[in-house]
Molecule: transfer RNA
Organism: uncultured Erysipelotrichaceae bacterium
RNA sequence: UGGGGCAUAGCCAAGUGGUAAGGCAAGGGACUUUGACUCCCUCAUCGUGAGUUCGAACCUCGCUGCCCCAG
Repeated sequence: UGGGGCAUAGCCAAGUGGUAAGGCAAGGGACUUUGACUCCCUCAUCGUGAGUUCGAACCUCGCUGCCCCAG
């Protein structure tokens, strides 16, 4: 420098046009003499900016970061 891939909660991770599952962690509550276990509740407008669309995590373009390949 060229090509390809990835970016979703504190961590892992599903979702490929119709308002984001699950697990761990964290906080609150129930239970318990206390703790542990168990159960219930809470916690993400999806890296960023724009575009397309009635509607975008999802499609398009730019940027940022990381990884791989070639030189």